[in-house]
RNA sequence: GCCCAGGUAGCUCAGCAGGUAGAGCAUCCGGCUGUUAACCGGAGGGUCGGUGGUUCAAAUCCACCCUUGGGCG
Numbered sequence: 001g002c003c004c005a006g007g008u009a010g011c012u013c014a015g016c017a018g019g020u021a022g023a024g025c026a027u028c029c030g031g032c033u034g035u036u037a038a039c040c041g042g043a044g045g046g047u048c049g050g051u052g053g054u055u056c057a058a059a060u061c062c063a064c065c066c067u068u069g070g071g072c073g
Base pairs, nucleotide, nucleotide: 001072002071003070004069005068006067007066010025011024012023013022019056027043028042029041030040031039049065050064051063052062053061
């Protein structure tokens, strides 16, 4: 330098033939329990790596850039 994959909630990830973002764990609250844990229910928490573009509408499509891992030279 080139190619491929990834970047979404505190963590691990899903959602990618465009239609307004989810799960598990963690945290907090409640229930249950003599107490804790476990178990059950609920809540808060992200505008999706960045900037532009296309579109009525973009996590999703396009361009460039940043970043992590792998491969080639």
This is a predicted structure of a 73-nucleotide RNA (transfer RNA) from Candidatus Iainarchaeum sp.
The coordinates come from a structure-prediction model, not an experiment, and the mean pLDDT is 82.
The RNAcentral record of the sequence draws on ENA.